[in-house]
RNAcentral holds the full RNA, with entries from ENA. This is a predicted structure of a 543-nucleotide part of an RNA (small-subunit ribosomal RNA, 5' domain) from an uncultured prokaryote.
Context: one part of a larger RNA
């Protein structure tokens, strides 16, 4: 001197912008963070419409022998899923993304060049296909058991759920002959034809099955290269290689029999400490040293430990089992629960923010699609925490007022500073005008595809109606009125910056050398100065 995820003092006008538990990987009330699809199914608990019936009340009107008769709005009730929808359930997809963390980990990690013995939903492109059957289980009815969680028992049913048959151009298996094995529909239109009047049928999108190739993304192997410790030196028996089975998506002591006795290692094994890596960061002229917050990339972790299911993908943060510790609930019999998600509370610390808004965009899940969902994300709060920019006036003004401080008592400084006189109005304040962030969807309609078809669908293109959390937005006009805005550390030397008074080795100062024991530019105050400046020292840490 330069820098910080900073902290403490002292002060504190605005605005952009960026950052905010570094400690206890300590323990959590509450609310939210993963849902979706009715165009895969049976269905219909609510809500809203509709038709029908119809229990009761019955306005109005008609007729009246004034006793009543009929008429039937509007309410209530009850059937029908008919229709927008649509709770639970079946069934698909999605919860392995997105988000937090660094406890592990010194090599199963990270980073850079390779390489062979693999899988890879969704997606893109070609092949061939989607023929024909069947049987159950939720839901739901009825009934038991339990405080609850939640279960049990019989009956009914559906499908794009589940299981057989046929085919099988490609696919697997085999040296060959030969063997094996798939699928599912659903929805929009619609002209003949056929019909049990439900539909067959034709088409058109979405699907489904096989499979090949991409393309993404994943698993695996191999080299170097990554912290200090020899007050750690000997370490290894699935250990080192072979045969052979197994196993795995794959290769391999991954496993397992059997044979063989080997493998590593002062170029630092084993062992015990520390520690996520790395792309950057910070310093520095470089060469190195430090570090590894934010952002990106990778890895590991989800109370602690241990396992597997499912799935294209987990041995799975808001999914299962066991088992530990915690903490809650119970009718003691048994049962819930995991914030290293976003806010947030206790705790711990020098120290670290809101139980906020909206999906308007950007993104992701599902859905044909509107559309839901999204604490990812956009935004708004809080805090000088850092960066950056602006004010906090600006012209004139000597009687050099008053004061203050010094004084050698003549005078000298604060000081043109102020008051006064003429100005300006950023910024805040108050009215006002008002941008882009928005392009879509949706409807309408033209052209072109596909079609038997002027439907429907779909691809462009014109037209229309709209969709903004921020948001009192930015930014621009207008009003007023110097109003509403400066401090903080220093002045002995290194270091820019001096007298006064008080003190009297005291009280105190301090980085370093050293001040203070009566004339102290070093302590405290005052006054002036010096620097920095919404900051400005002190600490701590790093070069």
């Nucleotide at each position: 001197g330069a820098u910080u995820g900073a902290a403490c003092g002292c002060u504190g006008g605005c605005g952009g912008u960026a950052u905010g538990c570094u400690u206890a990987a300590c323990a959590c009330a509450u609310g939210c963070a993963a849902g979706u699809c009715g165009a895969a199914c049976g269905g219909a608990a609510a809500c809203a419409g509709g038709a029908c019936g119809c229990u009761g009340u019955g306005a109005u009107c008609u007729c009246u022998u004034c006793g009543g008769a009929g008429u039937g709005a509007a309410c209530u009730u009850g059937u029908c899923g008919c229709u927008g929808u649509c709770g639970a359930g079946u069934g698909g997809c999605g919860g392995a993304c997105g988000g937090g963390u660094g406890a592990g980990u010194a090599a199963u990690a990270c980073u850079u060049a390779g390489g062979a013995a693999u899988c890879u939903g969704c997606c893109c492109a070609g092949u061939a296909g989607u023929g024909g059957g069947g049987g159950g289980c939720a839901a739901c009815a009825c009934g038991g058991g339990g405080a609850a969680a939640c279960u049990c028992g019989u009956g009914c049913u559906a499908a794009u759920a589940c299981c057989g048959c046929a085919u099988a151009c490609g696919c697997c298996c085999u040296a060959a002959g030969g063997g094996g094995g798939a699928a599912a529909g659903u929805g929009g239109a619609g002209g003949a034809u056929c019909u049990u009047c439900g539909g067959a049928c034709u088409u058109c999108a979405c699907g489904c099955u096989a499979u090949u190739g991409g393309a993404u993304g994943a698993g695996c192997c191999u080299a170097a290269g990554u912290c200090g410790g020899a007050u750690u030196a000997g370490c290894u028996u699935g250990u080192u290689g072979g045969u052979g089975a197994g196993g795995u998506a794959a290769u391999g002591g991954c496993u397992c029999a059997c044979c063989a006795a080997g493998g590593c290692g002062a170029c630092g094994a084993c062992c015990g400490g520390u520690a996520g890596c790395u792309g950057g960061u910070c310093u520095g002229a470089g060469a190195g040293g430090a570090u590894g917050a934010u952002c990106a990339g990778c890895c590991a972790c989800a109370c602690u430990g241990g396992a597997a299911c499912u799935g294209a993908g987990a041995c799975a943060c808001g999914g299962u089992c066991c088992a530990g510790a915690c903490u809650c609930c119970u009718a003691c019999g048994g049962g819930a629960g995991g914030c290293a998600g976003c806010a947030g509370u206790g705790g711990g610390g020098a120290a670290u923010c809101u139980u906020g808004c909206a999906c308007a965009a950007u993104g992701g899940g599902c859905g044909a699609a509107a559309g839901c969902c999204u604490g990812a994300u956009g935004c708004a709060g809080c805090c000088a925490u850092g960066c950056c920019g602006c004010g906090u006036g600006a012209g004139u003004g000597a009687a050099g007022a008053a004061g203050g401080c010094c004084u050698u008592c003549g005078g000298a400084u604060c000081g043109u500073a102020a008051a006064g006189c003429a100005c300006u109005u950023u910024c805040a304040g108050c009215a006002g005008u008002g941008a882009a962030g928005a392009a879509a969807u949706g409807c309408u309609u033209a052209a072109g595809g596909u079609u038997a078809a002027u439907a429907a669908c779909c691809u462009u293109g014109a037209g229309u109606c709209u969709u903004g959390a921020c948001g009192u937005u930015a930014a621009c006009u207008g009003c007023a009125c110097a109003a509403g805005a400066a401090g903080c550390a220093c002045c002995g030397g290194c270091u820019a910056a001096c007298u006064c008074c008080g003190u009297g080795c005291c009280a105190g100062c301090a980085g370093c050398c050293g001040c203070g024991g009566u004339a102290a530019u070093a302590c405290g105050g005052g006054g002036g100065g010096u620097g920095c400046a919404a900051g400005c020292g002190u600490u701590a840490a790093u070069c």

The coordinates come from a structure-prediction model, not an experiment, and the mean pLDDT is 85.